[in-house]
RNA sequence: UUUUCUAAAGGGCAAAGCUGCUGAAAGGCAGUGACGCAAAGUCACAGAUCUAAGGCGAUUUAUCGCUAUGAUGGCUGGGCCGCCGUA
Repeated sequence: UUUUCUAAAGGGCAAAGCUGCUGAAAGGCAGUGACGCAAAGUCACAGAUCUAAGGCGAUUUAUCGCUAUGAUGGCUGGGCCGCCGUA
């Protein structure tokens, strides 16, 4: 230096639940809390999934259907970047 992720140590992130705020919703943020994570760092590029305010259509006028420009990176793949350093 490269590959790999198997030692030790130090640190990092934080699921569900609960509380508050926010949003039409899905969801997000903060606190609490640890199920887990070696990329659970980052980018909605591809697929997947969730929602349907607005729009369009139908209609028995109260609902239904379709739709992402809204979301999920802790669903999978991909891009970029990266700590310790045993072997």
Molecule: c-di-GMP-I riboswitch aptamer
Organism: Sporolactobacillus shoreae